RNAcentral holds the sequence, with entries from MGnify. A computed fold for an 81-nucleotide RNA from uncultured Sporosarcina sp., annotated as Glycine riboswitch aptamer. Of the family's consensus pairs, 95% are formed in the model.
[in-house]
RNA sequence: AUCUCUGGAGAGUGUUGGCGAAGAACAACCACCAACGAGGUAAGCCAUUUCGGUGAAACUUUCAGGUAAGCAGACAGAGGU
Numbered sequence: 001a002u003c004u005c006u007g008g009a010g011a012g013u014g015u016u017g018g019c020g021a022a023g024a025a026c027a028a029c030c031a032c033c034a035a036c037g038a039g040g041u042a043a044g045c046c047a048u049u050u051c052g053g054u055g056a057a058a059c060u061u062u063c064a065g066g067u068a069a070g071c072a073g074a075c076a077g078a079g080g081u
Stems, first nucleotide, its partner, number of pairs: 001081007012030001014029004031067003037063001038061003044054003
C1' cells in the first nucleotide's frame, strides 16, 4: 500500500409537481450535515530586487456526496498478501 471481517457519527422518510394500486426513482424550491473524494490555507523550507514556489489537517469551502432504511463512510480493532 492493498484484501477480508467487525465496530463506526452527523444532518428534513422536507414542500410542491407528475407517473402511479402503493412505494421508490424523477423535476423544481428551501433548509441542513461533514468522517469518502475534491478545493483553499499556517509555520517551515527553497528562491529572491520584486512578484513567487513548495507546504498538513479531523481547520475551512460545501463543488461533488449525504440528511428513515439500504448503500457509502474518516478512523479503530483482528487476520491475510